[in-house]
RNA sequence: UGCUCUGUGGUGUAAUUGGUAACACGUGAGAUUCCAACCCUCAAGAAGUGGGUUCGAUCCCUACCAGAGUAG
Numbered sequence: 001u002g003c004u005c006u007g008u009g010g011u012g013u014a015a016u017u018g019g020u021a022a023c024a025c026g027u028g029a030g031a032u033u034c035c036a037a038c039c040c041u042c043a044a045g046a047a048g049u050g051g052g053u054u055c056g057a058u059c060c061c062u063a064c065c066a067g068a069g070u071a072g
Base pairs, nucleotide, nucleotide: 001071002070003069004068005067006066007065010025011024012023013022019055027043028042029041030040048064049063050062051061052060
């Protein structure tokens, strides 16, 4: 430098032939308890960045950024 792949809550992962982004753990509150823990209820919390296509983009196109692999 070229090519391929990946990027989603704090962490680990889903889903989608383009239509309200789900689950587990974790966090906070409540309830329970003598106090905790466990269990239960509720809540907050996410699409790498920019642009394009579209009525509508996490998904399609494009550039860039970061990481992994590969070739020289």
A computed fold for a 72-nucleotide RNA from Bacteroidetes bacterium UBA6063, annotated as transfer RNA. The sequence was found in a public genome assembly. It matches the Rfam family "tRNA". Gene Ontology term of the family: triplet codon-amino acid adaptor activity. The prediction has a mean pLDDT of 82. NCBI's taxonomy places the organism under Bacteria, Pseudomonadati, Bacteroidota.